RNA sequence: AGCGUGUUCCGGGGUCGGUGAGAAUCCGAACCGGCGGUCAAAGUCCGCGACCCUCGCUCCCGCGAGGCUGAACCGGUGGAAUUCCGGUACCGACGGUGAUGGUGUGCGGUUACGUACACCUAGUCCGGAUGAGAGGAACGCAGG
Repeated sequence: AGCGUGUUCCGGGGUCGGUGAGAAUCCGAACCGGCGGUCAAAGUCCGCGACCCUCGCUCCCGCGAGGCUGAACCGGUGGAAUUCCGGUACCGACGGUGAUGGUGUGCGGUUACGUACACCUAGUCCGGAUGAGAGGAACGCAGG
């Protein structure tokens, strides 16, 4: 004095059966879990990214800022763990796709029920996405 800079690469996972004319959406069981941090290892602690919204900038592509963004407890071990072990739980954006399930209204019927219309219903299917990104790695330059 610097602790930067350039290039390249990497960077999201997950199903079977049953019923049925028809469902990977219903029922039953199963399976999955981005990135950084955290004296000890995390889907559920803290933060971030993507998606979405608002504002500003821009001819456009885009960029910046802000907002929003789900879920866990108990016991054990230990110096230290909502992170390990044991137990029992819970969560999963937006758009699309449909009932064999549910709700509402009307009509028929004494009732049970039937019928028409509308609405709701997917972490794993399809889509934006052969995308983007939090970040990570390697090589070089600079500097010492």